[in-house]
Notes
A computed fold for a 60-nucleotide RNA from Callorhinchus milii, annotated as transfer RNA. The organism belongs to Callorhinchus, within Eukaryota. Rfam family: tRNA. By type it is a transfer RNA.
C1' cells in the first nucleotide's frame, strides 16, 4: 500500500469522501450546475484477539 485515479478513518458487525464514469435533469446543441445509480476496492503470508483495514513479524 483502501475503487479506474486521489485519498479519510477507527480494534466492532453497510469502509466514507472527491474526481473520472453511467442515465436523467437543463440547453438549439455543448460545457457546468443539479438529482439518480453503478463499480464492491483496504499489496501478500502468518500471529494476537470473541472479532483486524487498524495491532504484532516475515515478504514484495
Nucleotide at each position: 500500500g483502501u475503487g479506474a485515479c486521489u485519498u479519510a478513518g477507527u480494534g466492532g458487525u453497510u469502509a466514507g469522501a472527491g474526481c473520472a464514469c453511467u442515465c436523467g435533469u437543463c440547453u438549439c446543441g455543448c460545457a457546468a450546475g443539479c438529482g439518480a445509480g453503478a463499480g464492491g476496492a483496504u499489496c501478500u503470508g502468518g500471529g494476537u484477539u470473541c472479532g483486524a483495514u487498524u495491532c504484532c513479524c516475515g515478504g514484495c